[in-house]
Context: one part of a larger RNA
RNA sequence: GGAUGAAUGCUAGCGGUGUGCCUGAGAUAUGCAAGUCGAGCGACCCAUUUUUGCCGCAAGGUGAAAGUGGGAGCGGCGGACGGCUGAGUAAUAUAUAGGAAUUUGCCCCUAAGUGGAACAUAGCUCCGGGAAACCGGAGGUAAUAUUUCAUGGUCUUCACCUUUGGUGAAGUAAAGGCCUUUACCGGUCGCUAAGGGAUGAGCCUGUAUCCUAUCAGGUAGUUGGUAGAGUAAUAGCCUACCAAGCCUAUGACGGGUAGCUGAUCUGGGAGGAUGAUCAGCCAGAGGGGGACUGAGACACGGCCCCCACUCCUACGGGAGGCAGCAAUCAGGAAUAGUCGGCAAUGGGCGAAAGCCUGACCGCGCGACACCGCGUGUAGGAUGAAGGUCUAAUCGAUCGUAAACUACUGUUGGAGGGGAAGAAGAUCUGCCGUAAGGCAGGUUUGACGGUACCCUCCGAGAAAGGAGCCGCUAACUGCGUGCCAGAAGCGUCGGUAAUACGUGGGCUUCAAGCAUUAUCC
Numbered sequence: 001g002g003a004u005g006a007a008u009g010c011u012a013g014c015g016g017u018g019u020g021c022c023u024g025a026g027a028u029a030u031g032c033a034a035g036u037c038g039a040g041c042g043a044c045c046c047a048u049u050u051u052u053g054c055c056g057c058a059a060g061g062u063g064a065a066a067g068u069g070g071g072a073g074c075g076g077c078g079g080a081c082g083g084c085u086g087a088g089u090a091a092u093a094u095a096u097a098g099g100a101a102u103u104u105g106c107c108c109c110u111a112a113g114u115g116g117a118a119c120a121u122a123g124c125u126c127c128g129g130g131a132a133a134c135c136g137g138a139g140g141u142a143a144u145a146u147u148u149c150a151u152g153g154u155c156u157u158c159a160c161c162u163u164u165g166g167u168g169a170a171g172u173a174a175a176g177g178c179c180u181u182u183a184c185c186g187g188u189c190g191c192u193a194a195g196g197g198a199u200g201a202g203c204c205u206g207u208a209u210c211c212u213a214u215c216a217g218g219u220a221g222u223u224g225g226u227a228g229a230g231u232a233a234u235a236g237c238c239u240a241c242c243a244a245g246c247c248u249a250u251g252a253c254g255g256g257u258a259g260c261u262g263a264u265c266u267g268g269g270a271g272g273a274u275g276a277u278c279a280g281c282c283a284g285a286g287g288g289g290g291a292c293u294g295a296g297a298c299a300c301g302g303c304c305c306c307c308a309c310u311c312c313u314a315c316g317g318g319a320g321g322c323a324g325c326a327a328u329c330a331g332g333a334a335u336a337g338u339c340g341g342c343a344a345u346g347g348g349c350g351a352a353a354g355c356c357u358g359a360c361c362g363c364g365c366g367a368c369a370c371c372g373c374g375u376g377u378a379g380g381a382u383g384a385a386g387g388u389c390u391a392a393u394c395g396a397u398c399g400u401a402a403a404c405u406a407c408u409g410u411u412g413g414a415g416g417g418g419a420a421g422a423a424g425a426u427c428u429g430c431c432g433u434a435a436g437g438c439a440g441g442u443u444u445g446a447c448g449g450u451a452c453c454c455u456c457c458g459a460g461a462a463a464g465g466a467g468c469c470g471c472u473a474a475c476u477g478c479g480u481g482c483c484a485g486a487a488g489c490g491u492c493g494g495u496a497a498u499a500c501g502u503g504g505g506c507u508u509c510a511a512g513c514a515u516u517a518u519c520c
Base pairs, nucleotide, nucleotide: 001520002519003518004517006516007515008514009513010512013373014372015371016370017369018368019366020365021331026329027328028327030326031325032324035077036076037075040074041073044071045070046069047068048067049066050065051064052063053062054061055060084284085283086282093209094208095207096206097205098204099203102201103200107197108196109195110194112192113191114190115149116148117147118146124139125138126137127136128135129134155171156170157169158168159167160166161165176189177188178187179186210256211255212254217247218246219245222244223243224242225241226240227239228238259281260280261279262278263274264273265272266271286307287306288305289304290303309320310319311318312317337363339362340361341360345359346357347356348355349354376407377406378405379404386398387397388396389395412457413456414455415454416453417452421447424443425442426441427440428439429438430437431436464509465508466507467506468505469490470489471488475504476503477502478501479500485492486491
């Protein structure tokens, strides 16, 4: 000199863009953060609309059918993404370059199939237990839930013929919904099996990745082989047997510290330091362990067990997990709203309309950082008053500074206009085999009546901080008297202190300026 996720002191007009628990991976009240599908399924209840039967003069009552909306359940897909944090991890990690023994829901392409039958169960009804959480018994119902038979392209096993292989036997799938139609047919979304692709994931290897020898030997599933178990797949991954290997001063093993990288800061570079925000990977979800389901988890807002903690309880038993968004307490030098919206982008489900989305988009708070603008401009010498200095009368300086005159209007105040961000969606018509396209109508904005623009008003509301002995730009008066104090280093202060305190003046940076901390 540069830099910071900074803090502290003094000060403070505005806007934009970023950024904001670095400490206790401490504990959490409250609300929200993952649902969706009725075009998979059956049934019930409530609300409402229409039609209609009966009673009634009417008001109305009661029943049936159809439609719409909402709610519980079975079933499907999604809750493995997105979001948060960095505790652990020095290599089951990351970066980079390769590899072979794998898998991959949804998506794309290709070419096939989608036949028949059956048994349950939730919801529901009845009964019972419990304070609750919830649970038990009986009856009975549906499916794209479940089971089974058939068929067999593929795959597995076996036999035969032999030679890229072929034939035969056995085993091995499926589910329907919607539109149209009197019905069939047809269309579409699905379902099953197969091949290929894309994407994602798992595995193996080389190289690189902090300090420590006041850590020198470490290792028995240890190192290798054979056979098996297991896995989607290779492998001591696991088991049995056999052999005695394997790593190590090119630092094994142990200890300490630490998420890694793209990058960021600095430096002319080489290098050094860092790993906030953003992006990629990894790991974790109160601590520890475990599996289930599934294409994918050993699963933050799923399950089970143990531990610690908290809450409810009728004492028998239950419930919970903010390192999601806000918020609270604590800790700390220190870090924000219990805000608005799904309008955009993206995601889940759905045929779609749509629903959900604290992802995200926005607004709010903080000079925390960077950038931009302003606090006036031009003229104006009775060089006013006043302050300070002065051989104290003179004069010098603050100083064109002020007053005063003429302007300007960023910003400010008032009034008016007023966005882009919107692509789509839906209805009708036309074209097209279809996907879809075109035309017209209607409709969708949290931010926000915001940004921005126009008119009027009036210099009106808007400057401080640190320093002035040398380094280092900038000097004098008074007070103090090795005291009080200053200080980054050298040092200063003991009666004339340009170094302490204060007044004036000056220097420098400026809505900031200093100090502290850390890195180069």
Small-subunit ribosomal RNA, 5' domain from a bacterium, 520 nucleotides, folded computationally.